[in-house]
The prediction has a mean pLDDT of 83. A computed fold for a 1543-nucleotide RNA from a metagenome, annotated as small-subunit ribosomal RNA. The RNAcentral record of the sequence draws on SILVA. Its Rfam family is "Bacterial small subunit ribosomal RNA".
RNA sequence: AGAGUUUGAUCCUGGCUCAGAGUGAACGCUGGCGGCGUGGAUUAGGCAUGCAAGUCGUGCGAUCCUUAUGGAACGAGUUGGCCGACCGCAAGGAAGGCUGAUAAGUGAAAUAUGGAUAGCGGCAAACGGGUGAGGAACACGUGAGUAAUUUUCCCUUAAACCAGACACAGCUUUGUGAAAACGGAGGUAAUGUCUGAUAACACCAUGAUGACCCAGGUCAAUAUGGUUAAAGGCGGGGACCGCAAGGCCUGUCGUUUAGGGAUGAGCUCGCGUCCUAUCAGCUUGUUGGCGGGGUAAUGGCCCACCAAGGCUAAGACGGGUAGCUGGUCUGAGAGGAUGGUCAGCCACACUGGGACUGAGACACUGCCCAGACUCCUACGGGAGGCUGCAGUCGAGAAUAUUUAGCAAUGGGCGCAAGCCUGACUAUGCGACGCCGCGUGAGGGAUGAAGGUUUUCGGAUCGUAAACCUCUUUUGACAGGAGAGAAACUUUCAUCGUAAAUAGCGAUGGAACUGACGGUACCUGCCGAAUAAGCCACGGCCAACUCCGUGCCAGCAGCCGCGGUAAUACGGAGGUGGCAAGCGUUACUCGGAUUCAUUGGGUGUAAAGGGCAAGUAGGCGGUCUGAUAAGUGAGGGGUGAAAUCUUCCGACUCAAUCGGAAAAUUGCCUCUUAAACUGCCAGACUUGAGGAAGGAAGAGGGAAAUGGAAUUCUCGGUGUAAGGGUGAAAUCUGUAGAUAUCGAGAAGAACACCAGCGGCGAAGGCGAUUUCCUGGUCCUUUCCUGACGCUAAAUUGCGAAAGCUAGGGGAGCAAACAGAAUUAGAUACUCUGGUAGUCCUAGCUGUAAACGAUGAGCACUAGGUGUUGGGCCUUCGGGCUCGGUGCCGCAGCUAACGCAUUAAGUGCUCCACCUGGGGACUACGGCCGCAAGGCUAAAACUCAAAGGAAUUGACGGGGGCCCGCACAAGCGGUGGAACAUGUGGUUCAAUUCGAUGCUACGCGAAGAACCUCACCAGGGCUUGACAUGUAGGAAGUAGUGAACUGAAAGGGAAUCCACUCGUCAAGUCGAGAGCCUACACAGGUGCUGCAUGGCUGUCGUCAGCUCGUGUCGUGAGAUGUUGGGUUAAGUCCCGCAACGAGCGCAACCAUUAUCUCCUGUUGCCACCUUAUGAUGCCGCAAGGCGUCACGAGAGCACUCUGGAGAGACUGCCUGGGAUAACCAGGAGGAAGGUGGAGAUGACGUCAAGUCAGUACGGCCUUUAUGCCCUGGGCUACACACGUGUUACAAUGGCCAGAACAAUGAGUCGCCAACCUGCAAAGGGGAGCUAAUCUCUAAAAACUGGCCCCAGUUCAGAUUGGAGUCUGCAAUUCGACUCCAUGAAGUUGGAAUCGCUAGUAAUGGCGGAUCAGCACGCCGCCGUGAAUACGUUCCCGGGCCUUGUACACACCGCCCGUCAAGCGAUGGGAGAUGGGGGUACCCGAAGUCCUACGUAGGUAGGCCGAAGGUAAAACCAUUGACUGGCGCUAAGUCGUAACAAGGUA
Repeated sequence: AGAGUUUGAUCCUGGCUCAGAGUGAACGCUGGCGGCGUGGAUUAGGCAUGCAAGUCGUGCGAUCCUUAUGGAACGAGUUGGCCGACCGCAAGGAAGGCUGAUAAGUGAAAUAUGGAUAGCGGCAAACGGGUGAGGAACACGUGAGUAAUUUUCCCUUAAACCAGACACAGCUUUGUGAAAACGGAGGUAAUGUCUGAUAACACCAUGAUGACCCAGGUCAAUAUGGUUAAAGGCGGGGACCGCAAGGCCUGUCGUUUAGGGAUGAGCUCGCGUCCUAUCAGCUUGUUGGCGGGGUAAUGGCCCACCAAGGCUAAGACGGGUAGCUGGUCUGAGAGGAUGGUCAGCCACACUGGGACUGAGACACUGCCCAGACUCCUACGGGAGGCUGCAGUCGAGAAUAUUUAGCAAUGGGCGCAAGCCUGACUAUGCGACGCCGCGUGAGGGAUGAAGGUUUUCGGAUCGUAAACCUCUUUUGACAGGAGAGAAACUUUCAUCGUAAAUAGCGAUGGAACUGACGGUACCUGCCGAAUAAGCCACGGCCAACUCCGUGCCAGCAGCCGCGGUAAUACGGAGGUGGCAAGCGUUACUCGGAUUCAUUGGGUGUAAAGGGCAAGUAGGCGGUCUGAUAAGUGAGGGGUGAAAUCUUCCGACUCAAUCGGAAAAUUGCCUCUUAAACUGCCAGACUUGAGGAAGGAAGAGGGAAAUGGAAUUCUCGGUGUAAGGGUGAAAUCUGUAGAUAUCGAGAAGAACACCAGCGGCGAAGGCGAUUUCCUGGUCCUUUCCUGACGCUAAAUUGCGAAAGCUAGGGGAGCAAACAGAAUUAGAUACUCUGGUAGUCCUAGCUGUAAACGAUGAGCACUAGGUGUUGGGCCUUCGGGCUCGGUGCCGCAGCUAACGCAUUAAGUGCUCCACCUGGGGACUACGGCCGCAAGGCUAAAACUCAAAGGAAUUGACGGGGGCCCGCACAAGCGGUGGAACAUGUGGUUCAAUUCGAUGCUACGCGAAGAACCUCACCAGGGCUUGACAUGUAGGAAGUAGUGAACUGAAAGGGAAUCCACUCGUCAAGUCGAGAGCCUACACAGGUGCUGCAUGGCUGUCGUCAGCUCGUGUCGUGAGAUGUUGGGUUAAGUCCCGCAACGAGCGCAACCAUUAUCUCCUGUUGCCACCUUAUGAUGCCGCAAGGCGUCACGAGAGCACUCUGGAGAGACUGCCUGGGAUAACCAGGAGGAAGGUGGAGAUGACGUCAAGUCAGUACGGCCUUUAUGCCCUGGGCUACACACGUGUUACAAUGGCCAGAACAAUGAGUCGCCAACCUGCAAAGGGGAGCUAAUCUCUAAAAACUGGCCCCAGUUCAGAUUGGAGUCUGCAAUUCGACUCCAUGAAGUUGGAAUCGCUAGUAAUGGCGGAUCAGCACGCCGCCGUGAAUACGUUCCCGGGCCUUGUACACACCGCCCGUCAAGCGAUGGGAGAUGGGGGUACCCGAAGUCCUACGUAGGUAGGCCGAAGGUAAAACCAUUGACUGGCGCUAAGUCGUAACAAGGUA
């Protein structure tokens, strides 16, 4: 720092996406260690359990324990005296009672030491800790103010602490209750409470002085009068006093008053602080005043009265959302996002309300009330509040231990020891983050094995491993160090205070205290030992191959991959990246200059308001002076700490932590400058306006008038049509139309003039005249003196259509009707025709309201028209101001283009834009009579939508040109029969391919078997064929008789080898061959859409390109276009092009003419000659002539095949630019490429061919290979193509008798001759061919017959008899003869070929081939007609134009309907929510009033929750309903893109 993505390609606009950084994260895979951080983001949901705020006995009275003193009181036992129930006749006994003495022992009060503590009292509990619900606010931040305040504890200064009284807890007693708890009586202490004293520098009142202040006041010193305080505790002690307690002295803590400080808090103000105008008006304690109340304090904070104010487009009010900040993340910065941990502030504590206490609260673990929820209950009533630390449930993608300790830091209380402290310090859990370390290091090539891949050679994993040497961080075990982390306190010494060696304070020394902790750290020992994954590999983006899959499964951030060779899916190998992590998801900033202050735009891409007037606002000419708000400079205060940055330091480093500096871009304040802006004052004239004099005009409004045309009415003339169209019809007309003449009526519009002329702000304005009226221009430079520009809101104007009411209505004409067209035609065309069009008065308020270009001012080359003024003129014209056009420079623009009438260069102001669709829509609001208008979203969906230009292609666009393209002709096809190919059908199989032109007598130049690939059946399995390796057999290889079988095959009698070496020897060895096994062979199996090669087609059309240069940002253009010309991009000329290549042409072969050469097998004119025939002459011999066939000679001719010549627009005339070239002519065998061939540019059709061959991949391997027999390719309701033969007389038949050329031939062509009606057979000469043979050419010609018929035409079909080929002729050959004698009488729509030796017509030959030709390829004979011409059909070439096409018109694409999915609007209603209004009820509580000594009681105002009612708003839901979007192959049409077929 950029990149991908719209296109065939390009530039631009524009969105989407990616690469970076970050996180309190979560999820997936994986996981060795340590340090430092960090961890409930969701339900401010509910909570079991434990802990989280106590402390002080040196405030107080009690109580208890301990130790010591003390000894009251009681007292087992012993003993004295008296009485004595009961028993006994009695004596007497006798339990028991009363009262003394003694006494072990128990041990009270009281005092003292030490400890504990329920209660009273003091202080703390308002801190610390948690959370972010609420709150858009002085809540927060920042900076001020408080002259409007307070502040416990702390520090400091000054002074003081005197005297008395009272109550209530605890306690005792008693009552109620299940409990919680509450009550009665008695009595008690204090640093509790109260009263009194003293008292000021405090407060109040009054008086006066000084200083300060914007001020209602403040400060300083001061006079008089009034008011208000206190508490003691502990320790020590020499003198003195006291009976004692103690006084007194002293120290310390505490208390009171006052001043100051510090700290904390309250209140006020400036500025800053999210979205929404589809929230535009809000407000009655509301705004202010006076007087009160209340508060620490100002204030409508509250109350009574008075006034009617206050806020708002600089956004009030309403709605939504949100704790704020230091900071954090990102960014180059400006910004944007964010506010977890840490720190500051705020708010809250189950929900709502309230006060009390207090220095401080309206109080997280206080109180009261109401509500919801949970728990206990004896049903009467009670208890509770984890948003403290842990923990639990729930919801959730998701967030930890019911740990240890107060050792440290900090806090509370205490004189202190100390106690308390889930603050805190530690610890546990989690890779949640950051940082550090490790998983070994060195050597080691046979480049091991193995994996992967392969072109089979190799390559790669890879020095990686093994192996050798070494080390021990980490880890396990053991040991050491017991490092550091601190005081308080106690004690010792010194000093100070003091009368003092008590006591207290300060300094120094010693002692004491560790949760973590089995710590960090160090050492020893063991042993490479305990430790690597994750993601990616098509492009962006570093990293590639194989296999599997086959638009399936799947991937995907965007573009996009996957339909049989996937670097994109899945796996593997390899590679890249990061690493104890790696990926994914979510979110933020960045990239995004894609909201643009830095730093964007608006003619056509999104975007200038339809136009104007003008309010607020913004901006504003020249000069002078003043000021200092903006602005610049300097100083001061503040901007907490932490963080960030820099430097230094501490943990081995780092993260982390510490110190210092810098920074904190801000706010406040002081001083200063005065250029610019502002404000104030004064002046000026150039901006603006006015005045005077002229000018043009379809500018506007009203009224009057006019002629032409149209239609209608009346009358005349006149007769059969008129009208309309592509063609028609509807329509009018014999009841007299149309036409024509005359008269009249009506309404609307104003021809010519008329002009890219004029006027107007725009819409718009067009006959003439008059009246009223707006604006503009020019000249003069007379006046005012910046009065200006722009312009939200607002107001007005505003085409056409439309609406309301009333008129009017000729023509035209939506709707409608009819006639046509059409598959349909709710259209285009035609005939009619109503609203409307016109007028008046209103409404509507929109248009492609466009120059698709807002208004104003200034500046920046010109040229040329035109219009309105003025000036000059030599009358040609020139200058100047205002308009209106065209061209054009600089400049601008993506380009097109704009260019003094800017889209250039600047300034000012307004409006508008931010991807396409949804949507010029919904809802809401405003306007409208309605139609509708203005304002204006979201969900959802796509990766584009778009602008300009380029190259093509296309057009029922244009121009030019060509072609048997049409036309002019000749002959065919399409009808018939047959042949042949194809489709279809059939079949066991009818093998496969070719399918518009460019498949269809095509591959196939020849299917009876073979061919052959198809079908049925029978066989073989290293194979019919090739190579290699290993092994084996010995009458081996080969040959192969019987027998079996359809054949193949099986079977094996018989015969019997070859080459080389060795050698006495078929003795041995090897090869070849055979058998077995393994590699492999084989495949007409698939893919022509994996390919090579070859071919078709456009097209033998004239095109297709390149180099350099130039132009263009670029794709590209130029050249190659233009003017001519040509068969031709052929040539000439011109030209920012100059050249070149592949094509064209020519070169090549052939044909037409000539020359030279050549001379057999060719030729035979002349010459010689044999033989034969014949004519004449002759008795004859013979001669002469003619003909045939030979021979010789010859090479003249024909011919053969070599070499040359010839034709080049060379010559002439004319045309043409004098050129190219064209027309005509001469000469010539041939004339303008002479004819006809070969030759086929760049490319197109994924054209054809894997079945000619080759070849990648896939498939098959006892079969998809190979062999064989038989069948099939020859089928047959049908359809098509290509042909043959015909339909006859230009013919048929018979007879006669002429004239060719190309070719072929030894497994061949086959002569003469014989046989057969013939096919053919016999025969065998000649010929390896200019020699022989095929070989007869046929049509033509001559003569005869037929006489227009289904025939003497035509020959299909069928019967019979044959011939030939061949192993074989049935399926399934050709030919011959006899017989048979079908359709067919010239062919519908349509369609093909051909321009001269051509068409037409006649025969001949050849390839293939045993045989088979109506096909194909060639040859020669006979031999025409027509072409005016390029309008049309088809195809093609060039230029140009339009395009929404680029798979390129067989293109693209629109709408309804049908289907599925999705979101959304309306909707009878339903449900829920928050807020407000009115009323009812009214808890706690403060306040007020009354009463009471008081506790308090009664009443009242306000008041939470609750209730009732009406209305509005928001959200969810809703039968049904509206449109919208998306979805490979649905329906109907064809609206748009080309003149898109009606622009």